[in-house]
RNA sequence: AUUGUCGAAUUCAAGAGACUUCGUAUAACGCCGGGGAUACGGCCUGGCAGUAUCUACCGGAUCGCCCCAAAUGGUCCGACUACGAGGUAGAACGCAAGCCUA
Numbered sequence: 001a002u003u004g005u006c007g008a009a010u011u012c013a014a015g016a017g018a019c020u021u022c023g024u025a026u027a028a029c030g031c032c033g034g035g036g037a038u039a040c041g042g043c044c045u046g047g048c049a050g051u052a053u054c055u056a057c058c059g060g061a062u063c064g065c066c067c068c069a070a071a072u073g074g075u076c077c078g079a080c081u082a083c084g085a086g087g088u089a090g091a092a093c094g095c096a097a098g099c100c101u102a
Stems, first nucleotide, its partner, number of pairs: 001010003018088008026056001030048006041066002050057001058078007
């Protein structure tokens, strides 16, 4: 909004944003260029790739490893972002009341 005497029934529309818990994505991962540090150190920057996916691609702890060189490895803990769902307060809508202003 519609139908109906009632009881009630049917259809349509709307429900922002916030916080939070989950799910999916991704393994906060992989491959490289340039530069940088050097056992009191182990980073900086850029590119590619990964997601029916925008963005991000790191931090810390710990155990190794590298005898000074150019290269980092294992483990654990911790996010952001995109989309979807639940929850919380609330919003919207309707009604009623109070207060303020015109």
Purine riboswitch aptamer from Paenalicyclobacillus mengziensis, 102 nucleotides, folded computationally. Lineage of the source: Bacteria > Bacillota > Caryophanales > Alicyclobacillaceae > Paenalicyclobacillus. The coordinates come from a structure-prediction model, not an experiment, and the mean pLDDT is 77.